[in-house]
RNA sequence: GUACCUUUAGCUCAGUUGGAUAGAGCAACUGCCUUCUAAGCAGUAGGUCGAGGGUUCGAAUCCCCCAAGGUACG
Numbered sequence: 001g002u003a004c005c006u007u008u009a010g011c012u013c014a015g016u017u018g019g020a021u022a023g024a025g026c027a028a029c030u031g032c033c034u035u036c037u038a039a040g041c042a043g044u045a046g047g048u049c050g051a052g053g054g055u056u057c058g059a060a061u062c063c064c065c066c067a068a069g070g071u072a073c074g
Stems, first nucleotide, its partner, number of pairs: 001073007010026004019057001028044005050066001052064003
């Protein structure tokens, strides 16, 4: 340099052929329980889906471009 893959909550990851308010587990916080802690139970908060633009009535999803990481080739 070229091709391909990945980027979604603090962490690890789902997300169906574009369709209606973005999810799970762990972690955090609150409450219950307990002599206390842990465990258990119930609940709450946390995201403008890597940045920008485009298509569309509608985009995490499709297209373009950029960035970061990785793999292969040269």
The prediction has a mean pLDDT of 81. The RNA shown here (transfer RNA) has 74 nucleotides and comes from an Oscillospiraceae bacterium. The same sequence occurs in records of 2 taxa. The sequence is in RNAcentral, with records from ENA and Rfam. Taxonomically the source falls in Oscillospiraceae (Bacteria, Bacillati, Clostridia, Eubacteriales). Rfam family: tRNA.